[in-house]
Molecule: c-di-GMP-I riboswitch aptamer
RNA sequence: ACACCGAAAAGGCAAACUUACUGAAAAGUAAGGACGCAACGCCAUCGGGCCACGGCUUUGGCCGUGGGCCCAGCCAGUCAUGCCUCCUUG
Numbered sequence: 001a002c003a004c005c006g007a008a009a010a011g012g013c014a015a016a017c018u019u020a021c022u023g024a025a026a027a028g029u030a031a032g033g034a035c036g037c038a039a040c041g042c043c044a045u046c047g048g049g050c051c052a053c054g055g056c057u058u059u060g061g062c063c064g065u066g067g068g069c070c071c072a073g074c075c076a077g078u079c080a081u082g083c084c085u086c087c088u089u090g
Base pairs, nucleotide, nucleotide: 004090006087012037013036017032018031019030020029021028022027035077041083042082045080047078048075049074050073054070055069056068057067058066
């Protein structure tokens, strides 16, 4: 230096939930809070999941309501890929 492993130590991250704000929503941000995490750091390339403002279509006599599909959006703590990375034993 590289690769694998993860007992210890020093640290780190922060689920659910609550409050406030943003958003049509999914969800995100901040504070509190810790279920857990050796990549639970970053990244939307690959599957997968979520939402449905807008568009198309259908429910049909028309509106309404409901259903389906799509651009767009979201999830990295959903899988895989890529990149970066602390400590110590071997």